[in-house]
RNA sequence: GGCGACGUAGCUCAGUUGGCAGAGCAGACGAAUCAUAAUCGUCGGGUCGUUGGUUCAAGUCCAACCGUCGCCA
Numbered sequence: 001g002g003c004g005a006c007g008u009a010g011c012u013c014a015g016u017u018g019g020c021a022g023a024g025c026a027g028a029c030g031a032a033u034c035a036u037a038a039u040c041g042u043c044g045g046g047u048c049g050u051u052g053g054u055u056c057a058a059g060u061c062c063a064a065c066c067g068u069c070g071c072c073a
Stems, first nucleotide, its partner, number of pairs: 001072007010025004019056001027043005049065005
């Protein structure tokens, strides 16, 4: 330098044919316990990598760029 995959919550990851952004773990609070852990309940937490484009509507489609990984040279 060329090609491909991936980028979504603090972490690991879902998200179907474009139509309300989610789960588990972690965190906070509560229940329970003599107490702690385990367990149960509630709650908070997101510019969906960035910028544009298409569309009534984009996490999803298109382009460029950035980052990580892999292959080729």